RNA sequence: CAGAGGACUCAUCGAAAAGGUGCCGCCGCGGCGUAAUCCGCGAACGGGAUCGGGAUGAAUUCAGGGAAACCUCAGCGGCACGGCCGGUGGCAACCCUGAGCCAAGCCGUCGGUACACCGACGGAAGGUGCAGAGACUACCUGGGGACUUCAGUGUCCUUGAUCACAGGCUAGAGCGUCCCGCGCCCCACCCGUUCACGCGAACGGAGGGCGAAGAGAUAGUCCGCGCCGGAGGGAAACCUUCGG
Numbered sequence: 001c002a003g004a005g006g007a008c009u010c011a012u013c014g015a016a017a018a019g020g021u022g023c024c025g026c027c028g029c030g031g032c033g034u035a036a037u038c039c040g041c042g043a044a045c046g047g048g049a050u051c052g053g054g055a056u057g058a059a060u061u062c063a064g065g066g067a068a069a070c071c072u073c074a075g076c077g078g079c080a081c082g083g084c085c086g087g088u089g090g091c092a093a094c095c096c097u098g099a100g101c102c103a104a105g106c107c108g109u110c111g112g113u114a115c116a117c118c119g120a121c122g123g124a125a126g127g128u129g130c131a132g133a134g135a136c137u138a139c140c141u142g143g144g145g146a147c148u149u150c151a152g153u154g155u156c157c158u159u160g161a162u163c164a165c166a167g168g169c170u171a172g173a174g175c176g177u178c179c180c181g182c183g184c185c186c187c188a189c190c191c192g193u194u195c196a197c198g199c200g201a202a203c204g205g206a207g208g209g210c211g212a213a214g215a216g217a218u219a220g221u222c223c224g225c226g227c228c229g230g231a232g233g234g235a236a237a238c239c240u241u242c243g244g
Base pairs, nucleotide, nucleotide: 010022011021012020013019023047024046025045027042028041029040030039031038051181052180053179054178055177056176061099062098063097064096065095066094070090071089073087076086077085078084100128101127102126106123107122108121109120110119111118112117132223134222135221136220137219138218139168140167141166142165143158144157145156146155147154169172182211183210184209185208186207190205191204192203193202194201195200227244228243229242230241231240232239233238
């Protein structure tokens, strides 16, 4: 950046360095497993590597637990009498729990003529909760339809980059979930083929595993914060709020 293509790079906050935290590798201990692997705890060191295509865009609520770095210093303890150390208070990257709710897909039960298709209920994940307090969109503008409203008020439906309700370009979302494929690893038990014919071995299938994190807001629009003035709480950091 539509794409092609180019540069940088494990991420994030940071001017940079440092530092905290996250991810992967590596090392040690423990656990399940035949195994590959996976899970938990814990340093130090390192950053080479982490596949492709498609589908989905829902819920987004109530209540709780924890937290590094960083900031503060009225009171408590230490002291080298410096917020310096412990610690209190603040802020917060982030780690989570209970209930509720949820699109596509998966498993099960039932129904519609029912094999395809549609729907209801239940379940397993996973998501939401969990942005900076937060509000929206994830093709845009229109036309048409259903319900709704005082009212084009609000909600939903109606278009696959040959095929479409119309026109248009900026050509319409993943590190989430799902489907298909690809690569590598394991293989005790099960199935097949070949060789053995006494044990068994090899290859393949089925089956299992790995292919990182970044979404505790990703891309955008808004609002907020950052700046200035005021009010309240506080010792302060900071918190709430009104205005510019």
About this RNA: Predicted 3D model of a 244-nucleotide RNA (Group I catalytic intron). The coordinates come from a structure-prediction model, not an experiment, and the mean pLDDT is 77. Of the family's consensus pairs, 94% are formed in the model. It matches the Rfam family "Group I catalytic intron". Rfam 15.1 lists 5,602 matches to the family in 1,395 species. About the family: Group I catalytic introns are large self-splicing ribozymes. They catalyse their own excision from mRNA, tRNA and rRNA precursors in a wide range of organisms.